This is a predicted structure of an 83-nucleotide RNA (c-di-GMP-I riboswitch aptamer) from a Gemmatimonadota bacterium. Its Rfam family is "c-di-GMP-I riboswitch aptamer". From the family's description: GEMM was predicted in a large-scale screen for bacterial structured RNA regulatory elements. Taxonomically the source falls in Gemmatimonadota (Bacteria, Pseudomonadati). It was read from a public genome assembly, where an Rfam model found it.

[in-house]
RNA sequence: CUCUGUCCAGGGCUAACCGCCGGCGACGGCGGGGCGCAAAGCCAAGGGAUCUCGGAUCGUUCCGAGACAGCCCGGCUGCCGGA
Numbered sequence: 001c002u003c004u005g006u007c008c009a010g011g012g013c014u015a016a017c018c019g020c021c022g023g024c025g026a027c028g029g030c031g032g033g034g035c036g037c038a039a040a041g042c043c044a045a046g047g048g049a050u051c052u053c054g055g056a057u058c059g060u061u062c063c064g065a066g067a068c069a070g071c072c073c074g075g076c077u078g079c080c081g082g083a
Stems, first nucleotide, its partner, number of pairs: 002083004012037002017032006035070001041076003046073003050067007
């Protein structure tokens, strides 16, 4: 450096749900919680999906603004073990 995660150590993150706070909302922050995760670290100003709000439209649908990185692909970075 590359591949790999069956096995070691220190650990890390934290789904549902609950409480408080913020947001019209999707949802977010903090605390509890623990289903899981070897990138469940970062990027939403890389693409798609999904969701929310507003507008247009008889409707199909389209446009705009957002949410989501624990949906998929992609980019950047990285601990330990093994080869």